Context: one part of a larger RNA
RNA sequence: GCCAGGGAGUUUCUCUAUGUGGCGAGGCUAACCUUCUAUGAAGGGUAACCGGAGCGAAAGCAAGUCAGAAAUGGCGUCAGUCACAUGGAUAAGACCUGAAGCCGGGUGAUCUAUUCGUGGGCAAGAUGAAGUCUCUCGAAAGAGGGAUGGAGGUCUAAACGAGUGUUGGGUACAUCCAUUUCGAUGACCUGUGAAUAGGAGUGAAAAGCCUAUCUAACCCGGCAAUGGCUGGUUCCCGCUGAAAUAUGCCUCCGUAUAGUCUCGUCUAUCUUGUUAUCGGUGUAAAGUACGAAUAAAAUUCGCAGGGGCUUUUGCCUUCGGGAUUUUUUUCAACUCAGAAUCUGAUAAUUGACUAUGACGGGAAACAGGGUGUGUACGUAAGGUACACCUCCGAGACCAGAAUAAUGGAGACCAAAGUUAAGGCCCCAAAAUGUUUGCUAAGUGUAUAUAAAAGGUGUCUUAAACCUGAGACAGUAGGGAUGUAAGCUUAGAAGCAGCUAUCAUUCAAAGAAAGCGUAACAGCUCACCUAUCAAGGUUCAAGGCCCUGAAAAUGGACGGGGCUAAGCAAACUGCCGACACUUUGGCAGCGCUCAAUGAGUGUUUGGGUAAGCGGGCGUACUUAUUGCGCAGAAAUAUCUUCGAGAGAAGGUGUGGAGCGAUAAGUAAUGAGAAUCCUGGC
Numbered sequence: 001g002c003c004a005g006g007g008a009g010u011u012u013c014u015c016u017a018u019g020u021g022g023c024g025a026g027g028c029u030a031a032c033c034u035u036c037u038a039u040g041a042a043g044g045g046u047a048a049c050c051g052g053a054g055c056g057a058a059a060g061c062a063a064g065u066c067a068g069a070a071a072u073g074g075c076g077u078c079a080g081u082c083a084c085a086u087g088g089a090u091a092a093g094a095c096c097u098g099a100a101g102c103c104g105g106g107u108g109a110u111c112u113a114u115u116c117g118u119g120g121g122c123a124a125g126a127u128g129a130a131g132u133c134u135c136u137c138g139a140a141a142g143a144g145g146g147a148u149g150g151a152g153g154u155c156u157a158a159a160c161g162a163g164u165g166u167u168g169g170g171u172a173c174a175u176c177c178a179u180u181u182c183g184a185u186g187a188c189c190u191g192u193g194a195a196u197a198g199g200a201g202u203g204a205a206a207a208g209c210c211u212a213u214c215u216a217a218c219c220c221g222g223c224a225a226u227g228g229c230u231g232g233u234u235c236c237c238g239c240u241g242a243a244a245u246a247u248g249c250c251u252c253c254g255u256a257u258a259g260u261c262u263c264g265u266c267u268a269u270c271u272u273g274u275u276a277u278c279g280g281u282g283u284a285a286a287g288u289a290c291g292a293a294u295a296a297a298a299u300u301c302g303c304a305g306g307g308g309c310u311u312u313u314g315c316c317u318u319c320g321g322g323a324u325u326u327u328u329u330u331c332a333a334c335u336c337a338g339a340a341u342c343u344g345a346u347a348a349u350u351g352a353c354u355a356u357g358a359c360g361g362g363a364a365a366c367a368g369g370g371u372g373u374g375u376a377c378g379u380a381a382g383g384u385a386c387a388c389c390u391c392c393g394a395g396a397c398c399a400g401a402a403u404a405a406u407g408g409a410g411a412c413c414a415a416a417g418u419u420a421a422g423g424c425c426c427c428a429a430a431a432u433g434u435u436u437g438c439u440a441a442g443u444g445u446a447u448a449u450a451a452a453a454g455g456u457g458u459c460u461u462a463a464a465c466c467u468g469a470g471a472c473a474g475u476a477g478g479g480a481u482g483u484a485a486g487c488u489u490a491g492a493a494g495c496a497g498c499u500a501u502c503a504u505u506c507a508a509a510g511a512a513a514g515c516g517u518a519a520c521a522g523c524u525c526a527c528c529u530a531u532c533a534a535g536g537u538u539c540a541a542g543g544c545c546c547u548g549a550a551a552a553u554g555g556a557c558g559g560g561g562c563u564a565a566g567c568a569a570a571c572u573g574c575c576g577a578c579a580c581u582u583u584g585g586c587a588g589c590g591c592u593c594a595a596u597g598a599g600u601g602u603u604u605g606g607g608u609a610a611g612c613g614g615g616c617g618u619a620c621u622u623a624u625u626g627c628g629c630a631g632a633a634a635u636a637u638c639u640u641c642g643a644g645a646g647a648a649g650g651u652g653u654g655g656a657g658c659g660a661u662a663a664g665u666a667a668u669g670a671g672a673a674u675c676c677u678g679g680c
Stems, first nucleotide, its partner, number of pairs: 001680006011092002014089010026050002032044005054061002064075004095232002098229001102222006113196009122186001124156003127152001131148007160183003165179001167178003198214001201209002235615006245258005261362006269352002273349008286335002291331003295327007303320001305319001306317004368392003372388006397408003412585007422575003425560003431572001433571006444562002453547003457544005463538004474531005480504003485499003510525001513524003586605002588602006616669001618666010634653008
């Protein structure tokens, strides 16, 4: 992992609601007793209990009573009770499984910690303390030398003990092996026998160790501890169908009440949409009349301050300040005005027939999430918090390549047709459709990214200017003279720098726009002429396109591919859903009837949690009635029936029991619980 078997709302007391039945102003027995056909039945037994009258604290009064001076108001004035069944509640283990823990009594020091008694062990080598002997020196104290000697929590290194680093290996879960390393006469290692026990021991102290268990051992018991937490909870069909909000809570994974769902009883008119009339509002957008701000200009006032002049005192001021006017830019806490939407009333129309409301039984839920629109906080976020609509949640189907909430559309079953969103070259159903433009970037075919800023890419639109008296571009020629202007300077001649920038001849030509020289020279330009020949120059707006444009294996328009099969505008066909239409069928609900059925009507039939209804199957009991050795149950397989749980039949195996109907009782249905046991 698979298979088989086992495996979870039970029982009792009490309360409550509903259903069925008995009796009924009453209902009912309990213990117990008697009898019999004796785990039972029948008869007896009204003790108790509930009901039959309430109100008041009470005295008390009574269909009333209490409060109050009263008016008035509160509570009353209504058939129950017993049994059974079902839903729910309380108390119990209370649907099942699951803690870590707490307490009590015991068992452990064969592991390990420390201690005590008694034993054992430590190759070899190195170093060479005290002491002793002797020599020398010294008055002595003592000092030095040489021998001898053999100390030490000394050194090197086996046994023995430990376990530092790193890598490799290994395993039958569980501290191993190799390698490297440390101690190795000591606070050493070790055998054996003893001691200390669980809030206790022991501890050269790590909360270490106390038998693979330690921030409180193990075993048994209290014990089915408790768990607002996780997981699981077993047959079918039909009807309806939520919530993730408010308020309270040592409350935030819970729960109570309300809201929302469901079932039952009762209830009369009510209501959805649309339109019309009369109203409400102060938002969006807008505006500047008020309030507040914003920028500039004009006029005016020496006016707080500053500055200048002045001897006081004054004067001036293009700094600054005040006021007014004009224009400019704004506003959640501005509004002269003001939508859409929403909403109140009335009416018409449409709709519904218990849909509304009340009372009662049962819940679930109180973690929500996404798009859109409007806000707050935030740089922002697949962000957080609100409000409204809607969808997912609990919604299938079609489209979006795939994709809870985006678009289309709300799935009872079957068949045929028509459409929606979206599409129509191939994958792949339907146009290689029609008309007119644009794009050359594979741009694009995806708004599933792109900005500021740029483009003499190209198309369109508009304006101004030049132009057969010849424009624009090209080519050819000229581009001069006073003069090398003056100054400066070594030099300064159009062209280092400063000043000025005139005049003449001309078709035209700057006291020179650029290159160049040491300075000149030289080459161009402006400007003019000729040639040529028809449009040219500048600026603005729009469309498509280009640059800007960077991410890690090679690569994504869904792919192929496409120059349209791209983009823009218009048109016509077709494809395309469980949508819509038609036909047939099933079921629910309402109504009628001769009522387990038939007829008829139907804006009914997606569905999680949840409520309600009807059935299937298993075991046993009672009653009735059957089958079976001419083959029961069981098992394998096939067929038929039913919407389904399931039922019936045929054949083989099997070899002795098993059904049906009516009623009842339950240890009554498995695929999940890291479920339990077994097998493979």
A computed fold for a 680-nucleotide part of an RNA from a groundwater metagenome, annotated as large-subunit ribosomal RNA, domain II. Model confidence (mean pLDDT): 83 of 100. The full RNA is in RNAcentral, with records from SILVA. It matches the Rfam family "Bacterial large subunit ribosomal RNA".